Bacterial RNase P class A from a Gammaproteobacteria bacterium, 343 nucleotides, folded computationally. Its mean pLDDT, the model's own confidence on a scale to 100, is 80. It matches the Rfam family "Bacterial RNase P class A". Rfam's curators write: Ribonuclease P (RNase P) is a ubiquitous endoribonuclease, found in archaea, bacteria and eukarya as well as chloroplasts and mitochondria. Lineage of the source: Bacteria > Pseudomonadati > Pseudomonadota > Gammaproteobacteria. The sequence was found by an Rfam model in a public genome assembly.

RNA sequence: CGAGCCAGUUAGGCAGCCGCUCUAUCAUCUCGAUGAUACGGGAGGAAAGUCCGGGCUCCACAGGGUGGAGUGCCAGGUAAUGCCUGGACAGGCGCAAGCCUUUGGAAAGUGCCACAGAAAACAAACCGCCGCGCAAGCGGUAAGGGUGAAAAGGUGCGGUAAGAGCGCACCGCGUCGCUGGUAACAGCGACGGCACGGUAAACCCCACUUGGAGCAAGACCAAACAGAACUCGAUAGUGUGACCCGCACUGAGUUCGGGUAGGUCGCUUGAGGUGUUUGGUGACAAACAUCCCAGACAAAUGGUUGCCCACGACAGAACCCGGCUUAUCGACUGGCUCCCCUU
Numbered sequence: 001c002g003a004g005c006c007a008g009u010u011a012g013g014c015a016g017c018c019g020c021u022c023u024a025u026c027a028u029c030u031c032g033a034u035g036a037u038a039c040g041g042g043a044g045g046a047a048a049g050u051c052c053g054g055g056c057u058c059c060a061c062a063g064g065g066u067g068g069a070g071u072g073c074c075a076g077g078u079a080a081u082g083c084c085u086g087g088a089c090a091g092g093c094g095c096a097a098g099c100c101u102u103u104g105g106a107a108a109g110u111g112c113c114a115c116a117g118a119a120a121a122c123a124a125a126c127c128g129c130c131g132c133g134c135a136a137g138c139g140g141u142a143a144g145g146g147u148g149a150a151a152a153g154g155u156g157c158g159g160u161a162a163g164a165g166c167g168c169a170c171c172g173c174g175u176c177g178c179u180g181g182u183a184a185c186a187g188c189g190a191c192g193g194c195a196c197g198g199u200a201a202a203c204c205c206c207a208c209u210u211g212g213a214g215c216a217a218g219a220c221c222a223a224a225c226a227g228a229a230c231u232c233g234a235u236a237g238u239g240u241g242a243c244c245c246g247c248a249c250u251g252a253g254u255u256c257g258g259g260u261a262g263g264u265c266g267c268u269u270g271a272g273g274u275g276u277u278u279g280g281u282g283a284c285a286a287a288c289a290u291c292c293c294a295g296a297c298a299a300a301u302g303g304u305u306g307c308c309c310a311c312g313a314c315a316g317a318a319c320c321c322g323g324c325u326u327a328u329c330g331a332c333u334g335g336c337u338c339c340c341c342u343u
Stems, first nucleotide, its partner, number of pairs: 002338009012308007020042003023038006044314001048325002051323005056214004063245004068210005073087005088103001090101004104205002109203002111199003126145002128141005153171006172194001173192008218265004227256006236250004272291008
C1' cells in the first nucleotide's frame, strides 16, 4: 500500500419564507373556540413481522389437580424469555484474525428404515473358502466379493481343514478409580473380549416453566329508547379456553323487536436517557451527577427557494418496554489478521 475479520456511531446538511400539531403562560370570548408569547417539544434502526417475554387493566377475594402447551449441554445476566454473555462436546469452513451447524433419554416400551440385497434387529448364506463323497449332495465358515445410506467394531500378527476377538498388540466401546474444573467435560490408570445400527421438529419417558382475555383492556360523563313471548330453575343454574374437586353468588338462557356508536380519561416520568467512577473476561450491576426526549384521533411534522455534498436505500409511532427475525443507500471511528515493498 492492498485485501479481510470483529465491534461501535450516523441515517443528507445549512439558510430564508409560508403552513400543521402538542405543552405552558397570558388575553379575548357567542363558553364553541381564537390570538399572542417561548434561544419550548414533534417518527425508526428497523417504527416492519406479530414470532417470543413482560409491565398494566379486567374476570376476581381466586385455590388444587388432570389434560394441553413451551423449553431442553454447563455456568452466569435480566423484570422475564425460546433472549444475551462466557465456556464445553460433536461436525465443518478459512493461511489467519475469525465464522457456521448442533446438544436430555434408543439399556422402559411401541413404531419406522422404500428399492436393492441371502439377510435391516430375538436379523444372514447369493457368490466364494474348507472337509467328506464317483456324483447328486451333506457338513463347517462369515476372513474375501456383491447389494445398499447403513450388513454381528477397525488395523496388524498368530492360530485353524478353512475361518472367526478364537488368542494377542494398538485404537474403539463399557465399568470403576484418581487428578483438574462450580459444572458441562477433559486427562491418566486399572479391569473387561465386549451387550445390540439409525431415527424421538416419530409416539413416548424424564426435568423445569405455564390461569384467561386484551387499550377495540378498562373507568367516568352526557344523550336516547320499548319491550314482548318462551325454556330451565335450589336434587338447579352461573362464575374469562376444556374436564374434575373446592369456593362464591342467586338467577341463567333462546327468539322477535327498539335505542345509542358522542365526549373525557387511560395517553406518556419510564424495569427511562446521558456522563463519570468502581466491580466483572463479558453480558451487566452499583454509586454519584444531570436531562425530560411525539402523544395524533379519518389521524399532526409539510410546501417552496438557494447553496453544499458522501447525491441519500429500506422505509411513518397509535398503551408501553425488552428481544429475535426480515429489508436496507452510503459515510465515519476503534481494534485485530494476512500478502507485498522499504528500513